[in-house]
RNA sequence: CCGUGCUAGGUGGGGAGCUAGCGGUGCCCUGCACCCGCAAUCCGCUUCAGCGGGACUGAAUCCCCACCGGAGGAGCGGGUCUGUGGGGUCUGACGUCGGUGCGCAGCGUUGACGGCCAGGUCUUGCGCAAUGGGAAUCUGUGAACCGGGUCAGGACCGGAAGGUAGCAGCCCUAAGCAGUCUCUCCCAUGUGCCGCGAGGUAGCUUGGCCUGAGUCGGCGGUCGAUGGUCGCCCGGAGAGCUGUCUUCGAAGGUGGGUGCACGG
Numbered sequence: 001c002c003g004u005g006c007u008a009g010g011u012g013g014g015g016a017g018c019u020a021g022c023g024g025u026g027c028c029c030u031g032c033a034c035c036c037g038c039a040a041u042c043c044g045c046u047u048c049a050g051c052g053g054g055a056c057u058g059a060a061u062c063c064c065c066a067c068c069g070g071a072g073g074a075g076c077g078g079g080u081c082u083g084u085g086g087g088g089u090c091u092g093a094c095g096u097c098g099g100u101g102c103g104c105a106g107c108g109u110u111g112a113c114g115g116c117c118a119g120g121u122c123u124u125g126c127g128c129a130a131u132g133g134g135a136a137u138c139u140g141u142g143a144a145c146c147g148g149g150u151c152a153g154g155a156c157c158g159g160a161a162g163g164u165a166g167c168a169g170c171c172c173u174a175a176g177c178a179g180u181c182u183c184u185c186c187c188a189u190g191u192g193c194c195g196c197g198a199g200g201u202a203g204c205u206u207g208g209c210c211u212g213a214g215u216c217g218g219c220g221g222u223c224g225a226u227g228g229u230c231g232c233c234c235g236g237a238g239a240g241c242u243g244u245c246u247u248c249g250a251a252g253g254u255g256g257g258u259g260c261a262c263g264g
Base pairs, nucleotide, nucleotide: 001264002263003262004261005260006259009057010056011055012030013029014028015027020046021045022044023043024042034054035053036052037051038050063257064256065255066254067253068252072248073247074246075245076243077242078241080239081238082237084235085234086233087232090231092230093229094227095226096225097224098223099222100221102220103219104218106215107214114210115209116208117207118206119205120204121203122199123198124197125196126195127194128192129191130189131188132187133186134185135184138179139178140177141176147172148171149170150169155164156163157162
C1' cells in the first nucleotide's frame, strides 16, 4: 500500500413549551435520514440523562472536533393600523349661545337712531258696487170642449117679422212655454276696499313734525359659557412591521483527527 473480516460510531438536527434537570410523544422550522412497543389530567431516565427488542451500514463523500455559514425561533426595544374604556382646568382645531363695539361693510346733515301725531296692512258693523239666482215688465206663442167678443154653415122656436142656444173660423186673453240690451224689486256671499264707524297697536310700511350725529351688531377680532366630531393624554386588547440589540441555532462549506485482527 492492497484485500478480507470485525469493533467504536452512525441510521437526522434544531426552536418554543412542559420539566428540579435531560430526552421522547404533540406543535413549529429545516430537510430526507430504519422497523416494532410505551407516552400530555403524560412515558422513560439522572448530569455519561429516553427505555425495551430487532435490522442495516461501518474506519471514511458517511464517524468525531474546530471554524465559516445563517433557514428559522425566542426575548427586549421602537413604530404603524384597527377597535375600545376614561379625561374638557387639553384652551389644539371645530360648532352653538351670550357680552363688547376694536376693525371691515351697510345706512346717515339729500337729516341716521330716537320721540310724537295721523293712516294702511288686521278684526268687525252698516251702506254701496259686483256676481249668482228668483220675481216683475215687455215681446212672441198659447184653450177641439170644461174663458170672452163676433159668430158663416147648420139646429131650434115662430104664420111671418124676427129671436134663442151655439160648433168651426177670426180677434183678445188665463194657466203654461220661450226670449229679453235694459229699467224695477227680493234673496245670498271669504267678490271689493268703494264710503262711514267701532276695535286693535307685536311686526312691516306711508305721510307730517321735533331733535341733531351717529347708528348697526351682518362679517371678522376679543371675552365668557357650553358641546364632545376630529386631534391630544392615560389605560388595556388584537393584527402586522422594524432592529449595526441579546440569545438559541438546522442544511451547507473549509480544515484537521481517528481503531482491531488476518493475509499478500
Record summary: Predicted 3D model of a 264-nucleotide RNA (Bacterial large signal recognition particle RNA) from a Thermoleophilia bacterium. The coordinates come from a structure-prediction model, not an experiment, and the mean pLDDT is 77. The sequence is in RNAcentral, with records from ENA. Its Rfam family is "Bacterial large signal recognition particle RNA". The family's RNA type in Rfam is non-coding RNA gene. A source record names the gene ffs.